THF (Tetrahydrofolate) riboswitch aptamer from uncultured Enterocloster sp., 121 nucleotides, folded computationally. Its mean pLDDT, the model's own confidence on a scale to 100, is 77. The model forms 83% of the base pairs in the Rfam consensus. NCBI's taxonomy places the organism under Bacteria, Bacillati, Clostridia, Lachnospiraceae, Enterocloster.
RNA sequence: GCAGAGUAGGUUUGUGUGCGUCAAGUGCCGGCUGAACAGGGAGUUGUCAGCCGGACGAAAGAACAGAGAGGUUCGUUGAAGAAACUUUCUUUUCUGCGGUACACAGGCCGCAUCCCGCUGC
Numbered sequence: 001g002c003a004g005a006g007u008a009g010g011u012u013u014g015u016g017u018g019c020g021u022c023a024a025g026u027g028c029c030g031g032c033u034g035a036a037c038a039g040g041g042a043g044u045u046g047u048c049a050g051c052c053g054g055a056c057g058a059a060a061g062a063a064c065a066g067a068g069a070g071g072u073u074c075g076u077u078g079a080a081g082a083a084a085c086u087u088u089c090u091u092u093u094c095u096g097c098g099g100u101a102c103a104c105a106g107g108c109c110g111c112a113u114c115c116c117g118c119u120g121c
Stems, first nucleotide, its partner, number of pairs: 001121004009109010019098003028054008039116004060095004065090006072083003
């Protein structure tokens, strides 16, 4: 002098466990605060996190059980009572849905940049 390795992290797929489906979360915009960024040092207008504010915005369905209401039929001297039906609510479960959360595994990407170091020639 030339070439190269390696991090945090990001993203994606699968599996599992949750959350929401009564709309939180995710994504987008703005503000404030903070953190991290190969072995060492520095480090952004980049990245990530927390908080606050703003705009936008959604997929539900089925089954079992219980409770309430309604009329119908049977029943009765009249009641009581019985049957199935309709409808509302609740619990549970299942199948979906959500740019959903976390964990594990695999794939891919991977220091903005600067200086030094490391490996090979």